[in-house]
Parts: sequence; C1' cells; structure tokens
RNA sequence: GCCGGUGUGUCGGAAUUGGCAGACGAGGCGGACUCAAAAUCCGUUGGUAGCGAUACCGUGCGGGUUCGACCCCCGCCACCGGCA
Repeated sequence: GCCGGUGUGUCGGAAUUGGCAGACGAGGCGGACUCAAAAUCCGUUGGUAGCGAUACCGUGCGGGUUCGACCCCCGCCACCGGCA
C1' cells in the first nucleotide's frame, strides 16, 4: 500500500429484509435474611435538566439518503486478521 472484519451503558454482549436502542449477564445502588458478614433472594440501574409528571440527547467521529438509520451510502479515526 491492497483486501476483509470490528467499534453500542461502568464492563462483557444482544438488537440488521430500516420501525419501542441497550435484551441477557457482570458490576453498582437500595432492601430482606444474619449477632455481624459472606452466600442467597427481591427491587433498581444510559446521560442531562426538573420536586415531579415529563422533556431533550445518546450506537467511534463528520456528512448524506429516508417519514424514520446501530442497521443503507460517502469520507475519516482506532483496533484485529490476511496479502504484498
């Protein structure tokens, strides 16, 4: 240099013929149990603003297509693999 793949909450990782983003698990927080703790069980857990209802934002970064994009198109960045 060329080809292919990957990039999503704190972490692992789902969601793709374009239609509720974050299922499930780990971790965190609150509670039950215990003399106390561990284990176990229950609830909760993307961010910002708000007392709250709720609103807005959010899939590596920047654009585009579309009524609508994690998903399709273009450029770029990072990492992984292959070829030279």
The RNA shown here (transfer RNA) has 84 nucleotides and comes from a Clostridia bacterium. Its Rfam family is "tRNA". It is annotated as a transfer RNA. Model confidence (mean pLDDT): 81 of 100.